[in-house]
């Protein structure tokens, strides 16, 4: 200098003017309820609305997607069984999670580093298209062989021998098909071959010793010689999960003060169990009414505020100008003109994940080239 | 705001649960038939299954993340 990896952070600033939402001191105006009072004017208390001068406060790293979990609320405070769903290496953190941290194993990269829903395929079942001879304890298309049987020819001491054919047969070393063909290499062996035998290697099972909390790792011995893949297919094992959601739910007011149907209704699918229930349930249909408050927050609505303009500064890009360095390409500094500054916007709250994001900053590290 | 569902030729839909050839009807094109048109018959064209990753030998189908559309909820 170039290419890259990981982690963290910012994501415009200041001022002026004009605006918006919420709360609020004071003033003015209108108005509701209650009380004292014989009545009116008036007065006292509790509010509501509008205007004016002020004060305080007002979006994000993702507020987003609504993917996971929790709080909160109601349904029997939530029960038993089946069904259903989710998670899946180990240890820890957390209120909890499919989250985070550290590690193990496997895969990728020269490397920094990255990725992994990563239990079980000798509990069982299913599937493996096309191609290919054969696709799961398989298979003979080409090839190889002629041991054994058969056929032909020749020889024969009549016991059989030799040669040939490849009909039966033997053979998984080679070719070919496929994602995958039932360990790999070598030697022996054989008619030809084959874990058929042996040596080494890979892998499986089991045992022993050592290390680690553990996943697992290291070393050694033995065994049969080798048991395909798929569980983000059914399933098995272990653990977890009741349902619904702030339009949850509660209170006040108003409107029917109803008509008809059902006999049961109440928390998912079913069963059990539990609770409520005949002047009833509020389940279904029809009709009526559809306002306010709480829930609700040191932002907070119920058509949704948090903004706009100008000036200066900041950052990036482009085009001129001046100065400096350089042989030059080019680079640096100053000043100036234009353009641009993203993604996106709370709606019950919180913890995570994922997705979008102009541009910039900081730190650690890897690889390559050049110079000293 | 909350809950649920669907994207497959130009249009309307199957196929997905149980992975292996993407199919049906209408439409479109050509030919036959007819005096001509329509109808009918035969043949054909046309789809990277909304997009991107993952699992698998193999994905429209299974899993995850985005995009678009639709429905319901006092």
């Nucleotide at each position: 200098c170039g290419a890259g990896u990981c982690g963290g952070c910012c994501g415009g600033g200041u001022g002026a003017c004009c605006g918006c939402g919420g709360c609020u001191u004071g003033g003015c105006g209108c108005u509701g309820g209650c009380g004292u009072g014989c009545u009116u004017c008036u007065c006292g208390c509790c509010g509501g609305c509008g205007c004016c001068c002020g004060g305080c406060u007002g979006a994000g790293g993702a507020a987003g997607g609504u993917c996971g979990g929790g709080g909160c609320u109601c349904c029997a405070c939530a029960g038993g069984g089946c069904a259903g769903g989710g998670u899946g290496c180990u240890g820890g953190c957390u209120a909890a999670c499919g989250g985070c941290c550290a590690g193990u194993c496997g895969g990728g990269g020269c490397g920094a580093c990255c990725c992994g829903a990563a239990g079980g395929a000798c509990a069982g079942u299913g599937c493996c298209a096309c191609a290919g001879a054969g696709a799961a304890c398989a298979g003979a298309c080409c090839g190889c062989c002629g041991a054994u049987g058969g056929c032909a020819c020749g020889g024969u001491u009549c016991g059989c021998c030799g040669u040939g054919c490849a009909c039966a047969g033997g053979u998984a070393a080679g070719g070919g098909u496929g994602a995958a063909a039932c360990g790999g290499u070598g030697c022996g062996g054989u008619a030809a071959g084959a874990g058929c035998g042996c040596a080494c290697c890979a892998g499986c099972g089991c045992c022993c010793g050592g290390g680690g909390u553990g996943a697992c790792c290291c070393g050694g011995a033995c065994g049969g010689c080798u048991u395909g893949g798929u569980a983000a297919a059914c399933c098995c094992c272990a653990c977890c999960c009741g349902g619904a959601g702030c339009a949850a739910g509660g209170c006040c007011a108003a409107a029917c003060g109803u008509g008809g149907g059902a006999c049961g209704g109440g928390c998912u699918g079913c069963c059990c169990g539990c609770c409520c229930g005949a002047u009833g349930u509020c389940c279904c249909c029809a009709g009526g009414u559809g306002g306010g408050c709480c829930g609700c927050a040191u932002a907070g609505a119920u058509g949704g505020a948090u903004g706009g303009u100008c000036a200066c500064c900041c950052c990036g890009c482009c085009g001129g100008c001046g100065c400096c360095c350089u042989c030059a390409u080019g680079g640096g500094c100053g000043g100036u003109g234009g353009c641009g500054g993203a993604c996106a916007g709370a709606a019950c709250c919180c913890c995570g994940c994922c997705u979008a994001u102009a541009g910039g900053c900081c730190g650690a590290c890897u690889c390559g080239c050049c110079a000293c | 705001c909350g809950g649920g569902g669907a994207g497959u030729g130009g249009c309307g839909c199957a196929g997905c649960c149980a992975g292996g050839u993407a199919g049906c009807g209408c439409a479109c094109g050509u030919g036959c038939u007819u005096u001509g048109g329509g109808a009918g018959c035969a043949c054909g064209c046309g789809g990277u299954c909304g997009g991107g990753a993952g699992u698998u030998c193999a994905a429209a189908u299974c899993u995850c993340c985005c995009c678009u559309c639709c429905c319901c909820g006092a």
Notes
Two RNAs folded together computationally: RNase P RNA and transfer RNA, 446 nucleotides in total. Rfam match: Bacterial RNase P class A. By type it is a ribozyme.